[in-house]
Molecule: Glycine riboswitch aptamer
RNA sequence: CAAGACGGUACGGGAGAGCUCAGCUCAGGGGCCUUCGGGACCCGGUAUGGCGCCGACGGAGCAACCACCCCCGGAAACUCUCAGGCACAAUCACCGUAUCGUUGGA
Numbered sequence: 001c002a003a004g005a006c007g008g009u010a011c012g013g014g015a016g017a018g019c020u021c022a023g024c025u026c027a028g029g030g031g032c033c034u035u036c037g038g039g040a041c042c043c044g045g046u047a048u049g050g051c052g053c054c055g056a057c058g059g060a061g062c063a064a065c066c067a068c069c070c071c072c073g074g075a076a077a078c079u080c081u082c083a084g085g086c087a088c089a090a091u092c093a094c095c096g097u098a099u100c101g102u103u104g105g106a
Base pairs, nucleotide, nucleotide: 004103005102006101007100008099009098010097011096012095013094018051020050021049022048023046024045025044028043029042030041032039033038052086053085054084058082059080060079061078065074066073
């Protein structure tokens, strides 16, 4: 002291699935009716409930494989959907670049 490996940070890229149904809500907006008191409808909001769905944060399970005398163990982008998500947005595995730290020691 290089490459490499691991982890962090910054930037860029980065998907999927109902902006569904009903209820409730009333600040607001729209137009309709009105006996001018108000009424219902639509938009919006809402862990309120239902049904349908997604899988690349997290979690869990099994497995190729690794390790092992045996048992125990490690292990996915697979599987399950507990949590999470289903307009936009956010999150986001993964990829690239830069940088920091640890290791490494050509």